[in-house]
Molecule: small-subunit ribosomal RNA
Organism: uncultured bacterium
RNA sequence: AGUUUGAUCCUGGCUCAGGACGAACGCUGGCGGCGUGCCUAACACAUGCAAGUCGAGCGAAUGAAGUUCCUUCGGGAACGGAUUUAGCGGCGGACGGGUGAGUAACACGUGGGCAACCUGCCUCAUAGAGGGGAAUAGCCUUCCGAAAGGGAGAUUAAUACCGCAUAAGAUUGUAGUACCGCAUGGUACAGCAAUUAAAGGAGCAAUCCGCUAUGAGAUGGGCCCGCGGCGCAUUAGCUAGUUGGUGAGGUAACGGCUCACCAAGGCGACGAUGCGUAGCCGACCUGAGAGGGUGAUCGGCCACACUGGGACUGAGACACGGCCCAGACUCCUACGGGAGGCAGCAGUGGGGAAUCUUCCGCAAUGGGCGCAAGCCUGACGGAGCAAUGCCGCGUGAGUGACGAAGGCCUUCGGGUUGUAAAACUCUGUCCAUAGGGAAGAAAGAUCUAUAUGUGAAUAAUGUAUAGAAGUGACGGUACCUAUGGAGGAAGCCCCGGCUAACUACGUGCCAGCAGCCGCGGUAAUACGUAGGGGGCGAGCGUUGUCCGGAAUUAUUGGGCGUAAAGGGUUCGCAGGCGGUUUAAAAAGUCAUAUGUGAAAGGUAAGGGCUCAACCCUUGCAAGCAUAUGAAACUUUUAGACUUGAGUUAAGGAGAGGAAAGUGGAAUUCCUAGUGUAGCGGUGAAAUGCGUAGAUAUUAGGAGGAAUACCAGUGGCGAAGGCGACUUUCUGGACUUAUACUGACGCUGAGGAACGAAAGCGUGGGGAGCAAACAGGAUUAGAUACCCUGGUAGUCCGCACUAUAAACGAUGUACACUAGGUGUUGGGCCGAGUGGCUCAGUGCCGAAGCUAACGUGAUAAGUGUACCGCCUGGGGAGUAUGCCCGCAAGGGUGAAACUCAAAGGAAUUGACGGGGGCCCGCACAAGCGGUGGAGCAUGUGGUUUAAUUCGAUGAUACGCGAGGAACCUUACCUGGGUUUGACAUAUACUGGAAUGUUAUAGAGAUAUAGCAGCGUAGCAAUACGCCGGUAUACAGGUGCUGCAUGGCUGUCGUCAGCUCGUGCCGUGAGGUGUUGGGUUAAGUCCCGCAACGAGCGCAACCCCUACUGCCAGUUACUAACAGGUUAUGCUGAGGACUCUGGCGGAACUGCCGGUGACAAACCGGAGGAAGGUGGGGAUGACGUCAAGUCAUCAUGGCCCUUAUGUCCAGGGCUACACACGUGCUACAAUGGCCGGCACAGAGCGAUGCAACACCGCGAGGUUAUAGCAAAGCGCAAAAAACCGGCCGUAGUUCGGAUUGAAGUCUGAAACUCGACUUCAUGAAGGUGGAAUCGCUAGUAAUCGCGCAUCAGCACGGCGCGGUGAAUACGUUCCCGGGCCUUGUACUCACCGCCCGUCA
Repeated sequence: AGUUUGAUCCUGGCUCAGGACGAACGCUGGCGGCGUGCCUAACACAUGCAAGUCGAGCGAAUGAAGUUCCUUCGGGAACGGAUUUAGCGGCGGACGGGUGAGUAACACGUGGGCAACCUGCCUCAUAGAGGGGAAUAGCCUUCCGAAAGGGAGAUUAAUACCGCAUAAGAUUGUAGUACCGCAUGGUACAGCAAUUAAAGGAGCAAUCCGCUAUGAGAUGGGCCCGCGGCGCAUUAGCUAGUUGGUGAGGUAACGGCUCACCAAGGCGACGAUGCGUAGCCGACCUGAGAGGGUGAUCGGCCACACUGGGACUGAGACACGGCCCAGACUCCUACGGGAGGCAGCAGUGGGGAAUCUUCCGCAAUGGGCGCAAGCCUGACGGAGCAAUGCCGCGUGAGUGACGAAGGCCUUCGGGUUGUAAAACUCUGUCCAUAGGGAAGAAAGAUCUAUAUGUGAAUAAUGUAUAGAAGUGACGGUACCUAUGGAGGAAGCCCCGGCUAACUACGUGCCAGCAGCCGCGGUAAUACGUAGGGGGCGAGCGUUGUCCGGAAUUAUUGGGCGUAAAGGGUUCGCAGGCGGUUUAAAAAGUCAUAUGUGAAAGGUAAGGGCUCAACCCUUGCAAGCAUAUGAAACUUUUAGACUUGAGUUAAGGAGAGGAAAGUGGAAUUCCUAGUGUAGCGGUGAAAUGCGUAGAUAUUAGGAGGAAUACCAGUGGCGAAGGCGACUUUCUGGACUUAUACUGACGCUGAGGAACGAAAGCGUGGGGAGCAAACAGGAUUAGAUACCCUGGUAGUCCGCACUAUAAACGAUGUACACUAGGUGUUGGGCCGAGUGGCUCAGUGCCGAAGCUAACGUGAUAAGUGUACCGCCUGGGGAGUAUGCCCGCAAGGGUGAAACUCAAAGGAAUUGACGGGGGCCCGCACAAGCGGUGGAGCAUGUGGUUUAAUUCGAUGAUACGCGAGGAACCUUACCUGGGUUUGACAUAUACUGGAAUGUUAUAGAGAUAUAGCAGCGUAGCAAUACGCCGGUAUACAGGUGCUGCAUGGCUGUCGUCAGCUCGUGCCGUGAGGUGUUGGGUUAAGUCCCGCAACGAGCGCAACCCCUACUGCCAGUUACUAACAGGUUAUGCUGAGGACUCUGGCGGAACUGCCGGUGACAAACCGGAGGAAGGUGGGGAUGACGUCAAGUCAUCAUGGCCCUUAUGUCCAGGGCUACACACGUGCUACAAUGGCCGGCACAGAGCGAUGCAACACCGCGAGGUUAUAGCAAAGCGCAAAAAACCGGCCGUAGUUCGGAUUGAAGUCUGAAACUCGACUUCAUGAAGGUGGAAUCGCUAGUAAUCGCGCAUCAGCACGGCGCGGUGAAUACGUUCCCGGGCCUUGUACUCACCGCCCGUCA
């Protein structure tokens, strides 16, 4: 930093970014330097090498050069003694090298001790080495054996071995003196006695190398001790040589190290014993540090050497390349016996993710032996292999386009790759070739010279100095020079966020990715590829491990009311902590000094390899120990004090505890009386009780349990808990005050005691209540809730159990830190209520604290002391072990596995069969319907070649469609066509355009013909139009409404939705907008940390209702006049109706009342209209991924001789069925017949059509009246009203269906139009559950018109006529608004979620 949430704060886990590695794996790979390289099988090992050396210790063997002699010239003999060596002997094989199995230990680290010890070789010092002896390898002879090897005999030497001599300052004994020490004791001195040594070699010699004894030193070791560093207590007791003593033995040395005897000790909660794990450290990694992890390389120590045991030799071992025994394994064998030990260097097999050459050399450094030369040395120095790590270098540099090609993207303009390339000019690190070419080498020995010792010596030789020559594995390497030519040298990972870096295509919850969150279901910056980009770079990623981040074990540096976490409570041993004061001590503490703290490493400063890595030089730490000092604090010791704690005295309070006794009320039961049919119980019932007399009532009795009122956030108690009254016994607290003790205190792991209810054992008791159980109900079921019964139990005694939401979810004790207000028990002052104080118990609140909620002197504040407990969720308080229990069970208490969360508080919403307030035809009150019938229409379903598509709860279903016979049309069948039915452009080409005829065909279409000859220009040609060819393209009612715009539905015409600033809150957010009223309204008023504002509401707009003014034809006609059978018919008028333009009017304005002096409401007056007058238009932020890609537009995808387009016919009109919406009815408030009256709003030129005539009618006919309309027409309004008939019937109701005949429209009514006439006359008698509309000019009812339209209307949109009923009211249903509350919901209750099964 990411991740729990819609968002927030917190808690809390998970994950990432960093560093590191003896690593491994994937892809890739140029060079050099310096490091590193079996972490696994302490598995097994072929082969070679890794420890020898000394002839100046010894005998012996060998026998070169050379010399002499002989010779048959081949050689032989003698001398000589270089060289080599098995054996004896000496020294070394105890070092060096490897490994980490074992080991939890004085093994290691650190600091001490040894007065309890050893020490070869080395150094220094002192003294010495006389004289003898006996053997034994080898060699020779011989024997056994396959071999390894062994036996016997003879013979031989020594620096091998053994006596003797000499000898002390060595050792021992003896008894002293002086000094010293923490004790045993030590040191020094002098006396006596006893014991104990030796080896020679080289050299002419000097001398050198050795030998013996002793002392000292150095080095190396041995032993002892303090302290320090792992896990588990689900390991709590362990121990018999165990613990100590005495004596003895043993050791280099102390010691139960061993033994005999004696005693009974020793260790352990400060963790013994046991089990598991592990070599320890310097150091290494990480970290700011404190810490945490590790113990490769290098260095110190330890342990081990096939496994186990044992000793020998030796200065040193219980011995890696020695011995013996046993075991396993391997090998040889003549089967009798033998041999072996890579955890040395290489190497092999095996195991494994994984770890190298059977290399060169002793040139250097170091080691062993030797006088030395030298020999040996897989130690070591080097090379090889491996990108295994660190460091360095290179793969080129400069110039080079307003930018090549190619790639990719694109809005098609361009952008990007990109100065990148090409091209030009250069350079030469690395590389290749050639040439040159180091340092690492100096010492010893040799030689020369000089000096000096010895010597007769200038010889030889020792010592010192100087010089010379010679010695290199690496290696012809590092390095240098020349030549060559950009030539030979770049990859890996990543690009959703964390985390630097984005686009295209492919894919389509597939393939895949993923560290966490999470991507992928057709527009994936997350998969795969490409382009581009980012990071690192000879490497880059992945995996694993460790530290960090993680304050996520918190010493530094956390917590526990609700997130995980206070033990149920008290007492109390150990432990921890502890009041005031004086003195001393100096353990803690502090200061100084000394020693140690190996080297390497780290770090600072220098220096060396061209730099760096690497290497070299110098300085620097904690700790421990010792010494000296300081004395404030803690501690210890001694003393004192009174305030903490306690005792005493005087009081009052209390459901504190235990025991015994005594009441009254009530329930139940029994007896008796009265009395009669019910009682009881519930939401309603039933089971049950009752005529054998219940319930009810009266009286008496029995028995058990519990104690009304008082009673109270009153009292008491440690908690659990305690409630009638009386008595007895008894604990604690409180107040006041005198005296006393003198820190006696606080806490408290283990431990002990107490510990509700239920439960268990035993013995009583049992009225009521009541698990289990039975019955009755409820229910889909009801093993429940309700009812009737009812047993354990509840009660008592004794004995267990030991747990609870044992809660204040808050451990105990002490101190300090604003107030206010109650209450209980005391005290004091004042006395009138009041004030002060102590101890409890409540509420509200300040500061502070807290994530917030909250807490707040009864702290969750500020501090101190001690205890308990927590460390993600689940698994799980489970398993197992142990302890307790009679049992039930309790206590202690994991892991595997799994998830990325689980959780706390608060916020916004949503929801609730939560609450409050309010509204709506929401219910109720009414009226009329639907659901039943027939038909119409839409949908589902089915069918079909097709029945095109969409709409699907409300918010689809007389919806898109305001009108499918063709067309429409998108569907099906068949026939055609391909730059296309339609648009634009270019090139070429033909032709005016256009009109029309014939033939074939179902038509599209095809063929042929006729007429016709545009504009400008002289013409070429250009323009326009029509065709053909070609190319770009057209076209698509194909897909995606979940890619979109626009439009629309719905919540809802509901009253809401927000913003700015301020304020509050850590924050989400709140406030405002809540509250009191009021309204249709977030409408208005008042109040208020809010003040304002916006979108909504309202108003502004339209229609309607009244009216004024103006105007008046086609409308109107009062007055005047004319005319007619009659009519505003005419003149005329502008009064009226009306038309249509501008105004007015209504605003709670007025009055009264209510209200808060408000807003407002109620009533009234006036008024045509009264409290938004009625209606319409108008639809806030948003919700439903709501609807529409088929109105249109549009991204992406798809088709392109077809999914485009043209044509004919068919289909969308199907029909067992189901649903929605309607129409017509079922009739008399009606039907039929006749008569007769009154509208409004519209429409009309491809039109409306009068009148007349014909037809029963739909309609037709003829001619032609009128009208582009206040003019003419559609046009008859209908119900109503008047009169008549019908008489309750499937009818004179109802009209479906069917037959026949027609009319109209139209190319065309077969599929499939409407209408008419005649005939036919179905269902239907008011419609189950359920359900819809409507609050007034509304419902109901009646007709009229219009759009679409050739024709087709029961639908839609409008218009008027007639014209009701009801609303108590808001309990309930539905929807909505505001406030509030709960929530584990937020995809928001159609949520979430539990169990079972698959």